Small-subunit ribosomal RNA, 5' domain from a metagenome, 526 nucleotides, folded computationally.
Context: one part of a larger RNA
RNA sequence: GAUUGAACGCUGGCGGUAUGCUUAACACAUGCAAGUCGAACGGUAACAGGCAGAGCUUGCUCUGCGCUGACGAGUGGCGGACGGGUGCGUAACGCGUGGGAAUCUACCUUGUAGUGGGGGAUAGCCCGGAGAAGUCCGGAUUAAUACCGCAUAAUCUCUACGGAGCAAAGUGGGGGAUCUUCGGACCUCACGCUAUUAGAUGAGCCCGCGUUAGAUUAGCUUGUUGGUGAGGUAACCUCACCAAGGCAACGAUCUAUAGCUGGUUUGAGAGGAUGAUCAGCCACACUGGGACUGAGGCACGGCCCAGACUCCUACGGGAGGCAGCAGUGGGGAAUACUGGACAAUGGGCGCAAGCCUGAUCCAGCAAUACCGCGUGUGUGAAGAAGGCCUGAGGGUUGUAAAGCACUUUCAAUAGAGACGAAAAGCCUAAGGUUAAUAGCCUUGGGUCUUGACUUAACCUAUAGAAGAAGCACCGGCUAACUCCGUGCCAGCAGCCGCGGUAAUACGGAUGGUGCAAGCGUUAAUC
Numbered sequence: 001g002a003u004u005g006a007a008c009g010c011u012g013g014c015g016g017u018a019u020g021c022u023u024a025a026c027a028c029a030u031g032c033a034a035g036u037c038g039a040a041c042g043g044u045a046a047c048a049g050g051c052a053g054a055g056c057u058u059g060c061u062c063u064g065c066g067c068u069g070a071c072g073a074g075u076g077g078c079g080g081a082c083g084g085g086u087g088c089g090u091a092a093c094g095c096g097u098g099g100g101a102a103u104c105u106a107c108c109u110u111g112u113a114g115u116g117g118g119g120g121a122u123a124g125c126c127c128g129g130a131g132a133a134g135u136c137c138g139g140a141u142u143a144a145u146a147c148c149g150c151a152u153a154a155u156c157u158c159u160a161c162g163g164a165g166c167a168a169a170g171u172g173g174g175g176g177a178u179c180u181u182c183g184g185a186c187c188u189c190a191c192g193c194u195a196u197u198a199g200a201u202g203a204g205c206c207c208g209c210g211u212u213a214g215a216u217u218a219g220c221u222u223g224u225u226g227g228u229g230a231g232g233u234a235a236c237c238u239c240a241c242c243a244a245g246g247c248a249a250c251g252a253u254c255u256a257u258a259g260c261u262g263g264u265u266u267g268a269g270a271g272g273a274u275g276a277u278c279a280g281c282c283a284c285a286c287u288g289g290g291a292c293u294g295a296g297g298c299a300c301g302g303c304c305c306a307g308a309c310u311c312c313u314a315c316g317g318g319a320g321g322c323a324g325c326a327g328u329g330g331g332g333a334a335u336a337c338u339g340g341a342c343a344a345u346g347g348g349c350g351c352a353a354g355c356c357u358g359a360u361c362c363a364g365c366a367a368u369a370c371c372g373c374g375u376g377u378g379u380g381a382a383g384a385a386g387g388c389c390u391g392a393g394g395g396u397u398g399u400a401a402a403g404c405a406c407u408u409u410c411a412a413u414a415g416a417g418a419c420g421a422a423a424a425g426c427c428u429a430a431g432g433u434u435a436a437u438a439g440c441c442u443u444g445g446g447u448c449u450u451g452a453c454u455u456a457a458c459c460u461a462u463a464g465a466a467g468a469a470g471c472a473c474c475g476g477c478u479a480a481c482u483c484c485g486u487g488c489c490a491g492c493a494g495c496c497g498c499g500g501u502a503a504u505a506c507g508g509a510u511g512g513u514g515c516a517a518g519c520g521u522u523a524a525u526c
Base pairs, nucleotide, nucleotide: 001526002525003524004523006522007521008520009519010518013373014372015371016370017369018368019366020365021331026329027328028327030326031325032324035078036077037076040075041074043071044070047069048068049067050065051064052063053062054061055060056059085284086283087282094211095210096209097208098207099206100205103203104202108199109198111196112195113194114193115192116150118148119147126139127138128137129136130135156165157164158163170191171190172189173188174187175186178185179184212256213255214254219247220246221245224244225243226242227241228240229239230238231237259281260280261279262278263274264273265272266271286307287306288305289304290303309320310319311318312317339362340361341360345359346357347356348355349354376406377405378404379403386397387396388395389394410467412462413461414460415459425448427446428445429443430442431441432440433439470515471514472513473512474511475496476495477494482509483508484507485506491498492497
């Protein structure tokens, strides 16, 4: 000199853009953070409508009916493996980089083929019992895109190459004939379902090289190294037997520390330091262990066991996990609101409408950082008054002020503005499909509607210089000096050093210098 996720002292006008527990991976009250689908299903707890009935205060009360819109609880599907947080562990194929083969991949795209015929249950509901509750036990009954057989079977799998084996589910919109037990069958379209090919995406695995310090850590290893067999995985692996190997001074093993990288910072560079925010990968989710489900987990807001802690209890037993967003206590020099909205972007579910989304977008707080603007402009010598100094003449503060003439950025008040962010979506005309002028899909035109921010941005008007400057320093380094007080005292200090009666170095004042909504100090890096 540059820099910071900074803190402290004094001071403080506005705006934009960023950033904001670096310490206790310490403990957490409360609310929210993952749901959705009735176009899979049986249904109907609540709401609304309709129909029927009853009552009367004649337009509201009650009852019934799932008939309709919808929908609590439940079965089922998909998603809860993403998104969000933290950096404990890890010196490792964890990360970075460059290669590789022995793999899997829901949803998506593409091609081919199929979607036939049956069955038995079980939640819910109802009844009974136990219980404070969570819940548990028993009985009867019911549906499905839930579950299980049969058939069919290749460009799939296995194979001794002869062969053997493996699947499925329907739902919704529309409809001219035909049939009908009036429910539908049937046709068609859309969404599904099953098997499989190829792709895309994502993930798992292996290897070369690189990746902190210590030798006051020199030997380490027995499923250890290799082989065979068995079991197992998507692929890696585990166990039994046989052999005795394998690593290491080019640093094994052990110990300490640490998430890694793109980057950030400094530097002319080489290099050093660092890894906040943002992005990629990894690890973790009270501590330790385990598996289940699933395409994917050994799973932050899933399950089981053990432990510590906290809470409820009728003492029999139960409940919990903020390193999600806010917030609380504690620790600390130190770090924010128990805010708004799904309008946009994105995600989950859904045909869609839509619902959910503390992701996200916004607002609030903080000079924490960077950037921009303002705190007036011109004129004005009687060089006013006052202050300070003085050699007593004067000098300086100083065009500074006053005065005169202007301007109104920003802030304030009032109005205007619903610009941009916005395109999707719903309703209507021509092509494809079709038996069809339905319906669906695609393309184009038109109409309607959707903003948290928003009391926004930008613009206009009003009034008046009006509301807006401090901090550090002045011995040398280092820009900037005098007076008074003090008298090796009180004190200053980054280094040299200053102070013992004329202190440009202490304290105050005039003046000056530097930076400026900041200025200094401390800490840290180069």